[in-house]
RNA sequence: AGAGUUUGAUCCUGGCUCAGGAUGAACGCUGGCGGCGUGCCUAACACAUGCAAGUCGAGCGAAGCACUUUGCUUAGAUUCUUCGGAUGAAGAGGAUUGUGACUGAGCGGCGGACGGGUGAGUAACGCGUGGGUAACCUGCCUCAUACAGGGGGAUAACAGUUAGAAAUGACUGCUAAUACCGCAUAAGACCACAGCACCGCAUGGUGCGGGGGUAAAAACUCCGGUGGUAUGAGAUGGACCCGCGUCUGAUUAGCUAGUUGGUAAGGUAACGGCUUACCAAGGCGACGAUCAGUAGCCGACCUGAGAGGGUGACCGGCCACAUUGGGACUGAGACACGGCCCAAACUCCUACGGGAGGCAGCAGUGGGGAAUAUUGCACAAUGGGGGAAACCCUGAUGCAGCGACGCCGCGUGAGCGAAGAAGUAUUUCGGUAUGUAAAGCUCUAUCAGCAGGGAAGAAAAUGACGGUACCUGACUAAGAAGCACCGGCUAAAUACGUGCCAGCAGCCGCGGUAAUACGUAUGGUGCAAGCGUUAUCCGGAUUUACUGGGUGUAAAGGGAGCGCAGGCGGUACGGCAAGUCUGAUGUGAAAGCCCGGGGCUCAACCCCGGUACUGCAUUGGAAACUGUCGGACUAGAGUGUCGGAGGGGUAAGUGGAAUUCCUAGUGUAGCGGUGAAAUGCGUAGAUAUUAGGAGGAACACCAGUGGCGAAGGCGGCUUACUGGACGAUUACUGACGCUGAGGCUCGAAAGCGUGGGGAGCAAACAGGAUUAGAUACCCUGGUAGUCCACGCCGUAAACGAUGAAUACUAAGGGGUCAGGUGAGCCAGUGGUGUUUGGUGCGGCAGCCAAAGCAGAUAGAGUAUUCCCCCUGGGGAGUGCGUUGGCAAGAAUGAGACUCAAAGCAAUUGACGGGGUCCCUGCACAAGCCGUGGAGCACGUGGAUUAAAUCGAAGCAACGCGAGGAGCCUUACCAAAUCUUGGCAUCCCUCUGUCCGGUCUUUAAUCGGUCCUUCUCUUCGGAGCAGAGGUGACAGGUGGUGCAUGGUUGUCGUCAGCUCGUGUCGUGAGAUGUUGGGUUAAGUCCCGCAACGAGCGCAACCCCUAUCCUCAGUAGCCAGCAUUUAAGGUGGGCACUCUGGGGAGACUGCCAGGGAUAACCUGGAGGAAGGCGGGGAUGACGUCAAAUCAUCAUGCCCCUUAUGAUUUGGGCUACACACGUGCUACAAUGGCGUAAACAAAGGGAAGCGAGAUUGUGAGAUGGAACAAAUCCCAAAAAUAACGUCCCAGUUCGGACUGUAGUCUGCAACCCGACUACACGAAGCUGGAAUCGCUAGUAAUCGCGGAUCAGAAUGCCGCGGUGAAUACGUUCCACGGGUCUUGCACACACCGCCCGUCA
Repeated sequence: AGAGUUUGAUCCUGGCUCAGGAUGAACGCUGGCGGCGUGCCUAACACAUGCAAGUCGAGCGAAGCACUUUGCUUAGAUUCUUCGGAUGAAGAGGAUUGUGACUGAGCGGCGGACGGGUGAGUAACGCGUGGGUAACCUGCCUCAUACAGGGGGAUAACAGUUAGAAAUGACUGCUAAUACCGCAUAAGACCACAGCACCGCAUGGUGCGGGGGUAAAAACUCCGGUGGUAUGAGAUGGACCCGCGUCUGAUUAGCUAGUUGGUAAGGUAACGGCUUACCAAGGCGACGAUCAGUAGCCGACCUGAGAGGGUGACCGGCCACAUUGGGACUGAGACACGGCCCAAACUCCUACGGGAGGCAGCAGUGGGGAAUAUUGCACAAUGGGGGAAACCCUGAUGCAGCGACGCCGCGUGAGCGAAGAAGUAUUUCGGUAUGUAAAGCUCUAUCAGCAGGGAAGAAAAUGACGGUACCUGACUAAGAAGCACCGGCUAAAUACGUGCCAGCAGCCGCGGUAAUACGUAUGGUGCAAGCGUUAUCCGGAUUUACUGGGUGUAAAGGGAGCGCAGGCGGUACGGCAAGUCUGAUGUGAAAGCCCGGGGCUCAACCCCGGUACUGCAUUGGAAACUGUCGGACUAGAGUGUCGGAGGGGUAAGUGGAAUUCCUAGUGUAGCGGUGAAAUGCGUAGAUAUUAGGAGGAACACCAGUGGCGAAGGCGGCUUACUGGACGAUUACUGACGCUGAGGCUCGAAAGCGUGGGGAGCAAACAGGAUUAGAUACCCUGGUAGUCCACGCCGUAAACGAUGAAUACUAAGGGGUCAGGUGAGCCAGUGGUGUUUGGUGCGGCAGCCAAAGCAGAUAGAGUAUUCCCCCUGGGGAGUGCGUUGGCAAGAAUGAGACUCAAAGCAAUUGACGGGGUCCCUGCACAAGCCGUGGAGCACGUGGAUUAAAUCGAAGCAACGCGAGGAGCCUUACCAAAUCUUGGCAUCCCUCUGUCCGGUCUUUAAUCGGUCCUUCUCUUCGGAGCAGAGGUGACAGGUGGUGCAUGGUUGUCGUCAGCUCGUGUCGUGAGAUGUUGGGUUAAGUCCCGCAACGAGCGCAACCCCUAUCCUCAGUAGCCAGCAUUUAAGGUGGGCACUCUGGGGAGACUGCCAGGGAUAACCUGGAGGAAGGCGGGGAUGACGUCAAAUCAUCAUGCCCCUUAUGAUUUGGGCUACACACGUGCUACAAUGGCGUAAACAAAGGGAAGCGAGAUUGUGAGAUGGAACAAAUCCCAAAAAUAACGUCCCAGUUCGGACUGUAGUCUGCAACCCGACUACACGAAGCUGGAAUCGCUAGUAAUCGCGGAUCAGAAUGCCGCGGUGAAUACGUUCCACGGGUCUUGCACACACCGCCCGUCA
């Protein structure tokens, strides 16, 4: 940074798609380790269980415990005893003093307003940013000042009674405080009043001083201190107000009654309609109010070159919320997540009376969902609450667990190793690839595993993490690679399978039998513990364009004007400083980004420092520009004066021509209308014609890319009223201007309403035609309407498809309309020159995708200002909603869904029932003969069949492949037989043949028998042949002519088709090759940005027409000789002829035309004259034209058969249809008789003479001939003579019968010919249609190929031998050139619309 996709190709417009990056992701396949992060985006759905907010005994009372002090009661060990008693220990129970730790509850204090969660609501001063509070509060903390005197009455706990299932109470009684309440004190504070000074943006603030009024306090102690009260200050945290910014919709345009303001009062920490009463009627809104939808906002995150666009997870700031809704209490702080009250829903308990609860805290459960984790450890660290502290609490937090969810790092080994192993894939079978890859040898140990040691984090103690990080040692290459892709975009290809199926696909698209696109395999490419897919965002997309787009034809200029708001605005000077520029200050939190360092082995990550945060605010300055203020100016704009032009507008009047109608006259049979007709009118007198009259509408000629108007539009003449532009003048005003969203006005035709009018024309309608139909085009009628007045409608291809205004930019020109002008010139009412304003043409520079636009019309040029409009095609200018309308309909104006295009300009072709031109050709015309009707022959279709083998299908298949099917051919059918095969190559074994002959069997092949019997040799064997065997194979007229080669047809023997260089064009392409002539011809000439060249044309080749020359045998015979009379012979080569070689024709000559050319017309000469006639010769290409069955060939298929052999049958069948021919229908003829004249061919498995024979086909026989010698061989039509006499015939010969001939192994299916007999249809052929322009058509016979035999076909040959062509108008074909249109390019057999299924 671009790429693919519209087209046959091109340029452009324009959409769609891709390559990049990103994510709280999910899904598929796969999965070794570690670090750092991160993890309910859906149901603000419901929640079991545990924990998440407590602490203080140094505030207080009481209870229990231990010890203790004192005393009482009890008890009675021990000792003494006079036995009476004395002594009185331990123990027990109250009471009491003190100490100690602890437990649960209570009073009291502080904290439960923090921390943690979530994003439902909210479009808002909620958030961001910057300010303000002279309108405020602030517990704990810090500092300062001043204090704490003396009293009082209660209450919980507790005890008793009592209600209730419980929760929870009720009553009576006792008691304490740092709990509560008066009183005293008042430096200072507050309140009200009066005063002074200073200050402020207003209310006002500050300071000073005066007297009056009001309100305080708590103690505890380990004696160190801690706590309390009041006030002030600070800090922190909060509250309120303001400027600016903050999504979409106008198919939401009006909203608002506490609403806006005022006064007074209340309320609050405080201002305020915050609340209330009264008064006023305001307030907001196109700079978007109100309403509706959506949404927590930001730092930041992603992307981007940037400007922007998107997002708002984690981390951080703010806000809001805590099941839903409402409310207040307490407090410094809440209208309070783990507080209270009420209501609602839900869940749970219940003794049915009543109660309890709130995971959007951490875990966890259900549910929802594509989808998101453990009911873990610890307070060790960092913080928080309480406490003087020890300490307690802390699901904040620190850690661990789970998840490839993301980022980062590491590994899965390294070196040597060619027999290039095996396997796999492919192959042209040679090889190639996998691939140094593996194996093998050597080495290493990062990670994981094992063992040992073992931290920092902790300032003295205290470590959840954790025996963790890290270090060391031994050991084994072991435990560790996948995913996607490989047609183009886009790096990377082959094979097999499949056969528009299965499937792929992001776009274009791939798949219908050779798929680099489907599936698999091998190979390759990319990334890698991940890889792909899906979803979403930005980018590419300058495809919403601020940077940075457009609007004549691609989407897009409003139908036009006026004009409010808004935007923009001439010259010079002065002031201000809002914009602008610049300096400084404050702020722009931290984190993040960026830069520089540092720490984890590196990195991710973390730490430190610095930039930056493009912003906002305050303040100092500058004054060019914009703005604003002031007074000036005249070039913009406007006014005045003079003047001419004009279908500008409105109203009134008026004129002639024409149509129609009415009246009257003349007049008679038609008129009218059309392509042709008919409907219609007319003998009741039309049309025509004459005269008179009526009525309506429109204004010929003039008339003109001429005039006027803003546009729509405006046309006889006159008058009245009236708008605008223009010229001249330069007197006046002094920027008064331009544009213009909304708004207002005008606005063709059609249409609507009311009332007139109505001649002509004429939707609808009627009739007649046309037509398959004809609700049309054509004709005859005809109503609305067209006309007028008034009122609506408000649209048009309302177009220059081009908004308005201004300035600038010298191409060179020649028109036209309205004015002005010069002591000019010509000249006579103007021209020329010049100037102002209009209206057109052509064309440089410039612009444009191109075509085109291109200046006094100031462009589609260069710029400025303002407005409307566009953003792929369809759906659709449709639906819904709204507005206006009487309605018709208009304006505004979508979505779903669907396609990958739709489109503009130009290019090349093809096409046109477009044009020009030109042709040209038996294309038409002018003629001749046919076909189509009959019979037969041949081919084809169809139907039939065991089989009717196959192919050919408009021209360009159909007497075609086939130039010759009885068997064979033969490919088809039935039956029988063979399986390495009838044929080729290779291998093994055996044999010596092969060939030939014989017998047998069979329908025939097949099968069986017999006879005959190799060569060379170094003696090993070799060659050859046969038999048998094995498998490679052989074979296939099996498929595909749409896989092919080769060959062929056709357009078409039409004159075209191209290239090189140059030039033009952005390009496809053009030019050349077009033009003017001419030709059969792109043939030639001239001209020309072309100059040359190639394939075609022509010529060169062959035959033919004339002559010359050479040569004469088998050809010929003029003259000579001979002869059996035959060029037979001698002889000759003159002639014919044959075979060589030449000549000749070239517009060469003349005349005319033409351009002095090419060439054309005529003529001379000549055998032939303008290509003399005919043939061969077929450009680039078209038809997926024909052929796989001539041959060759890829792939597929069959392999005891789809191959091979044999017999028989079939290709010859037959209701019918078509094509091509033959023979006829007769007298231009048939038949008979006897005569004449060819050319070109063929002949040895041959042609076959004479002769004999048969009615004949033929037969017998075999002379001559491998041919200018012999044979086929008779030419026929023709001419002559005779006959027939217009008939189904003496025409015609089909069909049939009998008897034969020939070929052949064979003639039944199924040959040809002969003789006799039979004697069908047919009397010239409907519609339609073929061929032919001169030795041609027509007609007559002859020959050949194929071939044993078998032509009416085919290919050749000659004989006789016409008619017509005015011409290119038409039909029609074919072709060509130029031009034009095109939405076609598979190219009109195209494309495409509607309806129905």

Small-subunit ribosomal RNA from an uncultured bacterium, 1397 nucleotides, folded computationally. The sequence is in RNAcentral, with records from ENA, Greengenes and SILVA.